[in-house]
Predicted 3D model of an 82-nucleotide RNA (transfer RNA) from an Acholeplasmataceae bacterium. The sequence was found in a public genome assembly. The coordinates come from a structure-prediction model, not an experiment, and the mean pLDDT is 82. It matches the Rfam family "tRNA". From the family's description: Transfer RNA (tRNA) molecules are approximately 80 nucleotides in length. Rfam classes the family as a transfer RNA.
RNA sequence: GGAGAGGUAGCGAAGAGGCUAAACGCGGCAGACUGUAAAUCUGCUCCCAUUGGGUUCAGUGGUUCGAAACCACUCCUCUCCA
Numbered sequence: 001g002g003a004g005a006g007g008u009a010g011c012g013a014a015g016a017g018g019c020u021a022a023a024c025g026c027g028g029c030a031g032a033c034u035g036u037a038a039a040u041c042u043g044c045u046c047c048c049a050u051u052g053g054g055u056u057c058a059g060u061g062g063u064u065c066g067a068a069a070c071c072a073c074u075c076c077u078c079u080c081c082a
Base pairs, nucleotide, nucleotide: 001081002080003079004078005077006076007075010026011025012024018065027045028044029043030042031041032040046054047053048052058074059073060072061071062070
């Protein structure tokens, strides 16, 4: 340089126009159990809060009534070829 795949919550990972603040696992916090701990089980785990509200999916624009998702460009990672 050419071709392809990808970037999503603290980490991994699903999601492929609306049902998504986003499954699931790990980690973390709290509780139950236990003499203690581990293991196991339950709940919570973006922000503010009572219902509820707010802002998010690498970045910037665009399409659309509506974008994590579709399009363009940029940045970054991985694989193959040279």